[in-house]
Context: one part of a larger RNA
RNA sequence: UGACGGGGGUCCGCACAAGCGGUGGAGCAUGUGGUUUAAUUCGAUGAUACGCGAGGAACCUUACCCGGAUUAGAAUGCGCGUGAAGGGCUCAGAGAUGGGUCCGCCUAGCAAUAGGCACAAAGCAAGGUGCUGCAUGGCUGUCGUCAGCUCGUGCCGUGAGGUGUUGGGUUAAGUCCCGCAACGAGCGCAACCCCUGGAAUUAGUUGCCAGCACGUAAUGGUGGGGACUCUAGUUCGACUGCCUGCGCAAGCAGAGAGGAAGGCGGGGACGACGUCAAGUCAUCAUGGCCCUUACAUCCGGGGCGACACACGUGCUACAAUGGCCGGUACAGCGGGUCACGAUCCCGCAAGGGGGAGUCAAUCUCAGCAAAGCCGGUCACAGUUCGGAUUGGGGUCUGCAACUCGACCCCAUGAAGCUGGAAUCGCUAGUAAUCGCGCAUCAGCCAUGGCGCGGUGAAUACGUUCCCGGACCUUGUACA
Repeated sequence: UGACGGGGGUCCGCACAAGCGGUGGAGCAUGUGGUUUAAUUCGAUGAUACGCGAGGAACCUUACCCGGAUUAGAAUGCGCGUGAAGGGCUCAGAGAUGGGUCCGCCUAGCAAUAGGCACAAAGCAAGGUGCUGCAUGGCUGUCGUCAGCUCGUGCCGUGAGGUGUUGGGUUAAGUCCCGCAACGAGCGCAACCCCUGGAAUUAGUUGCCAGCACGUAAUGGUGGGGACUCUAGUUCGACUGCCUGCGCAAGCAGAGAGGAAGGCGGGGACGACGUCAAGUCAUCAUGGCCCUUACAUCCGGGGCGACACACGUGCUACAAUGGCCGGUACAGCGGGUCACGAUCCCGCAAGGGGGAGUCAAUCUCAGCAAAGCCGGUCACAGUUCGGAUUGGGGUCUGCAACUCGACCCCAUGAAGCUGGAAUCGCUAGUAAUCGCGCAUCAGCCAUGGCGCGGUGAAUACGUUCCCGGACCUUGUACA
């Protein structure tokens, strides 16, 4: 100087408390451990691994296993030479691959030749998801959006170092004020950026429709209009600016005024010096090491989906604030041309047939919503709760759904009566609850992830205690 203390002081944080909803019990989904296996590819492992790399494992992916094959090889360039490219038929084979045969004979130019494409000997050159994240770059997690971490000069100290950065206040903040052997400065904080909340203005189609017409069973459907909503550009707006009280000031308090918004308005992006030899050599890049008829490469099939168990994360429930049936309202974000697909017909349905319109503020997914509201029924029961499991029949995607897809219909109806010790999230448009969209994607194991809107709470006395952190101080045999 740090680090540490079941030392002290001060102060924060859904840290506790207060409150609401869960997990831990059940069934299923998913990840992991373990076990099994020819293989169940690899990585991630307290917090900071475990719906994580996976934003799509039937083949492919695929890195694993078994078997069949290739050896300058699956890619690119140079390249002797051959042929347009390419396509049809056919044989062997599981395919990779190998063979036969037929149709092709490119462009410019008279030609020589040049160019394009494919095949292709030798050679130069490959390839490796093999090892080392403790050789590395890059990227990332975490402490932590915590308020800290430093420098120049000066001053103090033999020196390590200190001072500044401590102190008194204040703040979300090393934020600001006052003081001070310090005076300044940098990286952080804040602001500048984006979204959202109010207004003005510009613009008016594909959006809108107040007034004026036309028209319809009805609809901005039509003429027209820019008022309104909206769209998307510009600008204004909030600064403790004003008032009162307290205070030297910074600032704090106010059911104050004004205002759409008030004291950081809400949210996002943004993560200082560093810590964990944290994670990643399997995104990529890369040093070293290793393999080179194989640790490379191609193909068929299997596996990554196994199942006595154990754990994490979730979904659905155990019901009456509910289930079922009928009727009836109101969103926002988004997506669409090998696509979204209206309307019509067929089917109980998944879906099928035909197909208008739309590269989309136009058409469509989608009449989108669902919870909601209105009416009916069920009466506390393993039930009209719950839907696992299983049988049968189908639909769709795809070369192909046996291992191993989703969906529909009929039948079947399991466990489950609110879950021990323990444990998690959340402070407001939040929790809880309800549906909708998107990426990946042929299809989908999505109950996941990322977004969107609808309905919409309770509680916070307080800081003694648990956890994490900040500053000052104290002890230390630790560095």